Context: one part of a larger RNA
RNA sequence: UGACGGGGGCUCGCACAAGCGGUGGAGCAUGUGGCUUAAUUCGAUGCAACGCGAAGAACCUUACCGGGGUUUGACAUGGUGGAAGUAGGAGCCCGAAAGGGCAACGAACGGUAUCCAGUCCGUAACUAUCACAGGUGUUGCAUGGCUGUCGUCAGCUCGUGUCGUGAGACGUUGGGUUAAGUCCCCUAACGAGCGAAACCCUUGUCUUUAGUUGCCAACAGGUCAUGCUGGGUACUCUAAAGAGACUGCCGUCGUCAAGACGGAGGAAGGUGGGGAUGACGUCAAGUCAUCAUGGCCCUUAUAUCCCGGGCUGCACACGUGCUACAAUGGUCCGUACAAAGGGAUGCUAAACCGCAAGGCGGAGCGAAACCCAGAAAGCCGAUCUCAGUUCAGAUUGGAGGCUGAAACCCGCCUCCAUGAAGUAGGAAUCGCUAGUAAUCGCGGAUCAGCUACGCCGCGGUGAAUAUGUUCCCGAGCCUU
Numbered sequence: 001u002g003a004c005g006g007g008g009g010c011u012c013g014c015a016c017a018a019g020c021g022g023u024g025g026a027g028c029a030u031g032u033g034g035c036u037u038a039a040u041u042c043g044a045u046g047c048a049a050c051g052c053g054a055a056g057a058a059c060c061u062u063a064c065c066g067g068g069g070u071u072u073g074a075c076a077u078g079g080u081g082g083a084a085g086u087a088g089g090a091g092c093c094c095g096a097a098a099g100g101g102c103a104a105c106g107a108a109c110g111g112u113a114u115c116c117a118g119u120c121c122g123u124a125a126c127u128a129u130c131a132c133a134g135g136u137g138u139u140g141c142a143u144g145g146c147u148g149u150c151g152u153c154a155g156c157u158c159g160u161g162u163c164g165u166g167a168g169a170c171g172u173u174g175g176g177u178u179a180a181g182u183c184c185c186c187u188a189a190c191g192a193g194c195g196a197a198a199c200c201c202u203u204g205u206c207u208u209u210a211g212u213u214g215c216c217a218a219c220a221g222g223u224c225a226u227g228c229u230g231g232g233u234a235c236u237c238u239a240a241a242g243a244g245a246c247u248g249c250c251g252u253c254g255u256c257a258a259g260a261c262g263g264a265g266g267a268a269g270g271u272g273g274g275g276a277u278g279a280c281g282u283c284a285a286g287u288c289a290u291c292a293u294g295g296c297c298c299u300u301a302u303a304u305c306c307c308g309g310g311c312u313g314c315a316c317a318c319g320u321g322c323u324a325c326a327a328u329g330g331u332c333c334g335u336a337c338a339a340a341g342g343g344a345u346g347c348u349a350a351a352c353c354g355c356a357a358g359g360c361g362g363a364g365c366g367a368a369a370c371c372c373a374g375a376a377a378g379c380c381g382a383u384c385u386c387a388g389u390u391c392a393g394a395u396u397g398g399a400g401g402c403u404g405a406a407a408c409c410c411g412c413c414u415c416c417a418u419g420a421a422g423u424a425g426g427a428a429u430c431g432c433u434a435g436u437a438a439u440c441g442c443g444g445a446u447c448a449g450c451u452a453c454g455c456c457g458c459g460g461u462g463a464a465u466a467u468g469u470u471c472c473c474g475a476g477c478c479u480u
Stems, first nucleotide, its partner, number of pairs: 005480001007479007015469002019432005026323008034314002042053002064309007073132001077131006088105001091102004108123004134298002137296003143292002145287003148283001150281001155194006161170003174185003200275004205243007214233003219230003246269001249263005325425001329384004334379002341372003346365002352359002391422001396417007438461007
C1' cells in the first nucleotide's frame, strides 16, 4: 500500500422483511452426471456448467464406431517429364455405395507452318513424379480475437505542486447532498483523463408537411350487408421534421449553497418508462471445435470418400421446463376485441371431398393492397355437483395423413379405443416492486419435415405488498 476479520461507523441492492406465484412430490419433455456400449463424438462444471455451444442429430449435418475404398489426395499453388484417339464420355461389368475396370463417340483456346489435314510449340484439362496439400490431432497454462463475471457497482487514474530518507501520502479525506467521485461548501492543493450523466434508438402528448395501398366527419349514389362507389384529407393511422420537462415557476426547510419536501400548470415532474452503451482491473475464468495463430504430433494415415450404426442406449441421481391434481373449474352452443411479424423452389383464398389430420383446387399477392389469420383468456347461455369424476391426460392397441430417395433403429400430425401416476408436494429453495408478477393467446428465426413444452419477440386481461434495515447474501466509502 492492499486484502481479510464471527472489529466499528455510514449507505445501497427483490439482500432480508411484507406480499404474490412457483421449484422440491406426480407424469412427460429437455440438458447433465453415472452406468452401459463397437461407438454412445467433443466442449461447458459453484455463483458465472446443466432447454449451454446446438436459431432444428432419420441420411446429410458428424467430428464417434464397424465395414468397404483412395493415396499429390475432397481443396490450393508451383517445378519437371509424358501425352491426339488426349480431355470429356453415352453404354456395359464387379460392387451396398464409394471405388475399380471395359468402352462406341469425341474435343477447345493462343501462336506457328501449310494447298489441306491434330505439322509443331504453348495454354487448359489429363497422367507420372517432386515440392506440398490435409488434420474438429494436442497445448485456452504459449497466443490474437471474441465472451462471461464482479457490475451499470461508482469507482480507476494522471500532470504539476506540497509532505515524507523511502515505500508512499495529499488531491480522491471532512460537512451536506445525489441513482452516481452527482453537485455544493471547506480545504496543500490546483487542474485533467477514463468511467457516471448527456449525446443515440424506442415509447408516452401536440404541431407542421404528405394522403395511397391507409382513413370516412360532412355531401351524393348504391347494397341483404360492407369505404362498396363518386368524392374528401377533417379524424385514426402511416413517416419525416419540429415543439415539449429545465427543479423553469410558487411555498417551506436548508449554510444567502448544492439540494430535499409540498404545490400549480401540464400528455408527461424531478433520470417520465424501456433499450443500446459495461471504466482500471479480477477469476492463468471460457473458447486452439467459429475464425486466426506459435510450438508439438500424424503423413498408405490422426488425411480423405462411401454404406450401415451411434450421438435418441437405461438400475439410477441432479438441473431447467411443460401438463395437471379441478367448480375462480371441465365440456358444449353463440358472440367481441389485438399487436408484432413472415411470404416467390414462397404465403396460399373461395368452392368442393374427408369426423379430422389432410386432399383437390387454383383466385390474389414480391404485398399499409393478397395470403398465413380462426386471436385466446373474455362475455351470453346450457350442462356436470365434489367423485380419481364429464378432473387429469401418461401408456398401449388399431386405423389413417404429411414431409422426404428413405420415418425399423429414430419424425410430426389426426381419428377411434385404452385410460396410469396425480387429491397442492419433507428438509430446503427460486422469481418478481407496475402495466411489473400472475395469466391468455399470436408471430418469427433455424427448417424438406420435426422430437419447440426451448429461444427471441408481440400484444390481451391485470394484482398484492414494502412508510422497516436487527438478521442472511452481495456491494460501496471512512476507520481499526
RNAcentral holds the full RNA, with entries from ENA and SILVA.
Predicted 3D model of a 480-nucleotide part of an RNA (small-subunit ribosomal RNA, 3' major domain) from an uncultured Planctomycetota bacterium.
The coordinates come from a structure-prediction model, not an experiment, and the mean pLDDT is 84.
It matches the Rfam family "Bacterial small subunit ribosomal RNA". Clan: SSU clan.